This is a predicted structure of a 72-nucleotide RNA (transfer RNA) from a soil metagenome. It matches the Rfam family "tRNA". Rfam classes the family as a transfer RNA. Rfam's curators write: Transfer RNA (tRNA) molecules are approximately 80 nucleotides in length. The sequence is in RNAcentral, with records from ENA.

RNA sequence: GCAGUGAUGACUGAUUGGCCAAAGUGCCGGUCUUCCAAACCGGAAAGGUGGGUUCGAUUCCCACUCACUGCU
Numbered sequence: 001g002c003a004g005u006g007a008u009g010a011c012u013g014a015u016u017g018g019c020c021a022a023a024g025u026g027c028c029g030g031u032c033u034u035c036c037a038a039a040c041c042g043g044a045a046a047g048g049u050g051g052g053u054u055c056g057a058u059u060c061c062c063a064c065u066c067a068c069u070g071c072u
Base pairs, nucleotide, nucleotide: 001071002070003069004068005067006066007065010025011024012023018055027043028042029041030040031039048064049063050062051061052060
């Protein structure tokens, strides 16, 4: 330099253009308990950046940033 793959809550990780975005761990509150833990109930919390297409974009297209892999 070229090509490919990826970027989603604090972490892991789903999501076939209709999203009010799963689930688990963690965090906060409650029930229970003498207390703690466990269990159960509830809650907060996320689409790398900028454009484009579309009635509507995490999803499709382009550029950029970052990470990983391969080639030279």